[in-house]
Predicted 3D model of a 120-nucleotide RNA (c-di-AMP riboswitch aptamer (ydaO/yuaA leader)) from a soil metagenome. The sequence is in RNAcentral, with records from MGnify. The prediction has a mean pLDDT of 81.
RNA sequence: CGCCGAAUCCCCUGCGGGGGAACGGGGGAACCAGUUGUGGUGGGGGCGGAUCUCGCGGCGCGCGAGUAGGGUAGCCUCUCAACCCGAGCCCGUCAGCUAACCUCGUAGGCGACCCGAGAG
Numbered sequence: 001c002g003c004c005g006a007a008u009c010c011c012c013u014g015c016g017g018g019g020g021a022a023c024g025g026g027g028g029a030a031c032c033a034g035u036u037g038u039g040g041u042g043g044g045g046g047c048g049g050a051u052c053u054c055g056c057g058g059c060g061c062g063c064g065a066g067u068a069g070g071g072u073a074g075c076c077u078c079u080c081a082a083c084c085c086g087a088g089c090c091c092g093u094c095a096g097c098u099a100a101c102c103u104c105g106u107a108g109g110c111g112a113c114c115c116g117a118g119a120g
Stems, first nucleotide, its partner, number of pairs: 001111004008021005022106006032096001043094001044091004052066006069085004076120005
């Protein structure tokens, strides 16, 4: 100075913390949708781009090839190219949508110092 991400900014403070804005998430009527779901070794659901298919194996899981989907400063957006990711975690038997209303988060992890192109 930038990147992924909602994860930034402001105010007060007795410095323990508190409040607000903004951004993001969840719950929650009518109407609509749904008419199957539960049954304890077993359902269902949420955040997120991170799902699914096939194959292999020592088969609770691991590996490989793909894939839905996602990301990539040089003022911004879009397109093409190229290169990457395609995780992880949570709720706890429970939740469709959902106005009012209620409630939660504001982390963490990385990189560059002249770069691929075109259009607006």